Overview:
The RNA shown here (transfer RNA) has 74 nucleotides and comes from a Patescibacteria group bacterium. It matches the Rfam family "tRNA". The sequence was found in a public genome assembly. Lineage of the source: Bacteria > Bacteria candidate phyla. Its mean pLDDT, the model's own confidence on a scale to 100, is 81.

[in-house]
RNA sequence: AGGCAGAUAGCUCAGUCUGUUAGAGCGCGAGAUUCUCAAUCUCGAGGUCGCAGGUUCAAAUCCUGCUCUGCCUG
Numbered sequence: 001a002g003g004c005a006g007a008u009a010g011c012u013c014a015g016u017c018u019g020u021u022a023g024a025g026c027g028c029g030a031g032a033u034u035c036u037c038a039a040u041c042u043c044g045a046g047g048u049c050g051c052a053g054g055u056u057c058a059a060a061u062c063c064u065g066c067u068c069u070g071c072c073u074g
Stems, first nucleotide, its partner, number of pairs: 001073007010026004019057001028044005050066005
């Protein structure tokens, strides 16, 4: 330099042929239970979906550029 894959909650990930409100597990906070802790149960908070444009009535999702990470080729 070229090619491929990836970037979504604090962590690990799902969701991709645009369409109900962006979700799960773990973690975090509160409550119930318990002498206390753990475990279990209930509820809750937490996201400008890597960045910037474009297409569209509508973009996490499609297109373009860029950044970062990993792998491959030279």